Predicted 3D model of a 408-nucleotide RNA (Bacterial RNase P class A) from a Paracoccaceae bacterium.

[in-house]
């Protein structure tokens, strides 16, 4: 010095006029109010506020538990977090020369089913096209036909039932061997995933589960247009379905009757009302336990009407920043000072006008500084919050680290 790669931060600055919205303070006004009117202090839009993809605070709905099915989620190990499909670290694949990036990463005969187009013979327990060995006929001496062995070479294709390399054969083939690779058990390291080392066996067995699946974990539903309150108004509107229930059981209990009585009460009965209890129905995907309802109760479904006002929720938080200390490779966790840091409500921070600054590209003798002129200055706007994750994004600054080059 070129070129990458990982992390951070910023993304204009500043002065006049004139204009917002919130907090609290003063001071008027009268119609004393959810009212007006001035003034003053002090706050006010992001790193993504975005997508709406994921996790949760919080409401509120099925009556509560639990267990189960169905549906959906994740998918190596470990830890972090409220929590996750996210984030550190590690394995193991994969790209790349490397810093570094990515992985939809459980499991393919041992629980089954499905698909692999075309193209080749042939695509799962396949196959003989070309081709090579032998033998036989035939022959115009170019070469053809049949038997029988063979798949090691070439060709099809994404893939051909293990690679290479030797030995070995008529020619070949794990048919021997070496070594990878496969399958089996052992022995060290590590929590683990997983490494490494050696021993045995020639040892037919492909690929899709980001096809249905099986296995492990994990999840109710719907949302600030959730939900509460206040004031108003209207039709206490109309309509159809569908399951049940009522004259069941227990004299357990009151009331009733009957014998006895020491007048306290005991003890038989059961026509009739009543209470408990049991059995019976309802709500739920089913089941069990529990609690409510019910005996004219439960649930659904369609039409149609009225309200479209006001306050709350609404910003003090699983907080944030900015300093410091402790653990911990890190994500992070702990403690300790400091600092309240938007709350709109059709939706607030904005318009003018000057100067400066940053970035390009000209021109001035001009590499740098310097003067001058033209252009330009990015994605984008809270709306309940908060914790990721994904996009987009002009310029500027910063620390690491990787390759090449040159110089000293």
């Nucleotide at each position: 010095g070129c070129g990458g790669a990982a992390g951070g931060c910023u993304g204009g600055a500043u002065g006049g006029c004139c204009g917002c919205g919130g907090u609290c303070c003063c001071g008027g006004a009268c119609g004393u109010g959810u009212u007006c009117c001035g003034g003053g202090a002090u706050c006010g839009a992001g790193g993504a506020a975005a997508g709406u993809c994921c996790g949760g605070a919080c409401u509120c709905c099925c009556u509560g538990a639990a267990g189960c099915a169905a549906c959906g989620g994740u998918g190596c190990c470990g830890g972090g977090u409220a929590a996750c499909g996210c984030c550190c670290g590690g394995g193991c694949g994969g790209g790349g020369c490397a810093a570094c990036c990515c992985g939809a990463c459980g499991g393919a005969u041992c629980a089954g089913c499905g698909c692999c187009a075309c193209a080749g013979a042939g695509a799962a327990c396949a196959g003989a096209c070309c081709g090579c060995c032998u033998u036989c006929g035939u022959u115009u001496c170019g070469a053809c036909g049949g038997g029988g062995g063979u798949c090691a070479g070439g060709g099809u294709g994404a893939a051909a039932c293990g690679g290479u390399g030797g030995g070995g054969u008529a020619a070949g083939a794990g048919c021997c061997c070496a070594c990878c690779g496969g399958g089996g058990g052992g022995c060290u390291g590590g929590c683990a995933a997983c490494a490494g080392c050696g021993c045995c066996c020639g040892c037919a067995u492909g690929g899709c589960a980001a096809g249905c699946c099986c296995c492990a974990c994990c999840g109710g539903g719907a949302g600030c247009a959730a939900u509460g309150c206040c004031a108003a108004a209207u039709a206490g509107g109309g309509g159809c379905c569908u399951c049940g229930c009522g004259c069941g059981c227990g004299g357990c209990u009151g009331a009733u009757c009957g014998c006895c009585u020491u007048c306290g009460g005991g003890u038989g009965a059961u026509a009739u009302c009543g209470g408990c209890g049991c059995a019976g129905g309802g709500a739920u995907g089913c089941u069990u336990c529990a609690g409510c309802c019910c005996g004219a109760g439960a649930g659904g479904c369609c039409c149609g009407g009225g309200u479209u006002g006001g306050c709350a929720g609404c910003u003090u938080g699983a907080g944030g920043c900015g300093u410091g200390c402790a653990g911990g490779c890190a994500a992070c966790u702990g403690c300790a000072c400091g600092u309240c840091c938007a709350g709109a409500g059709g939706a607030a921070u904005g318009g003018u006008c000057g100067u400066c600054g940053g970035c390009g590209c000209c021109g001035g003798a001009g590499a740098c500084c310097c003067c001058g002129g033209c252009g330009u200055c990015a994605c984008a706007g809270a709306a309940u919050c908060c914790g990721g994750c994904u996009u987009a994004c002009a310029g500027g600054c910063c620390u690491u680290c990787c390759g090449c080059g040159c110089g000293c």
Model confidence (mean pLDDT): 76 of 100. The sequence was found by an Rfam model in a public genome assembly.